[in-house]
A computed fold for a 74-nucleotide RNA from Candidatus Roizmanbacteria bacterium CG11_big_fil_rev_8_21_14_0_20_36_8, annotated as transfer RNA. It matches the Rfam family "tRNA". By type it is a transfer RNA. Its mean pLDDT, the model's own confidence on a scale to 100, is 81. The sequence was found in a public genome assembly.
RNA sequence: GGCCCCGUCGUCUAGCGGCCUAGGACGCCAGGUUCUCAUCCUGGAGAUCACGGGUUCAAAUCCCGUCGGGGUCA
Numbered sequence: 001g002g003c004c005c006c007g008u009c010g011u012c013u014a015g016c017g018g019c020c021u022a023g024g025a026c027g028c029c030a031g032g033u034u035c036u037c038a039u040c041c042u043g044g045a046g047a048u049c050a051c052g053g054g055u056u057c058a059a060a061u062c063c064c065g066u067c068g069g070g071g072u073c074a
Base pairs, nucleotide, nucleotide: 001073002072003071004070005069006068007067010026011025012024013023018057028044029043030042031041032040050066051065052064053063054062
């Protein structure tokens, strides 16, 4: 350098054009329970979906480019 795959809350992940103001688990915060801690229960905060552009009435999702990571060929 060519080709292929991946990038979504702090972490892991669901999603495959409209049912989504992006859902779940762990973690975090608050309350309840407990003599206390842990466990358990309830609630809450937390993601401009890597970035920029395009297609579309509508994009996390389709297309192009850039950046980052991984694989493979030379």